[in-house]
């Protein structure tokens, strides 16, 4: 070169097989509790579902085309 497979919050995975508003622990942060921590408990906040375009009333989900990891196969005087 050609094939598969991954990409979703800081991180680790969910999303009932297209359905309306993308959601869990853990992490940070604030508060409460405690002499102070740790532990527990509450709050809030954190995303353009790795870019782009397309299909569809409706896309994280499906198609193309690109990037970024990752196996496999050819090449390799």
């Nucleotide at each position: 070169g050609c094939g598969c497979c991954u990409g979703u919050a800081g991180c680790u995975c969910a999303a009932u097989u297209g359905g309306a508003u993308a959601g869990a622990g853990c992490g940070a942060u604030g508060g409460a509790c405690u002499u102070c921590g740790a532990a527990u408990c509450c709050a809030a906040a954190g995303g353009c579902u790795g870019a782009g375009a397309g299909u569809u009333c409706a896309a994280a989900u499906c198609u193309c085309u690109c990037c970024a990891g990752g196996c496999g196969c050819a090449c390799c005087a």

Annotation:
The RNA shown here (transfer RNA) has 77 nucleotides and comes from a Candidatus Stahliibacteriota bacterium. The sequence was found in a public genome assembly.